[in-house]
RNA sequence: GCCGCAACAUCCCCGUGAGCGGGUUCCGCAAGGAAAGCGCGCUCACUGCGGC
Repeated sequence: GCCGCAACAUCCCCGUGAGCGGGUUCCGCAAGGAAAGCGCGCUCACUGCGGC
């Protein structure tokens, strides 16, 4: 540098942060705004383990 993986976890799954798309819920006449483990997808960077 490249590739694969997530051990740690109050069943299992889930490493961390951020962004994008698409959902859910709440507020609202609407436009729109807000919230949360959104068990949906993708991207970037980082942590850890292994391989080249």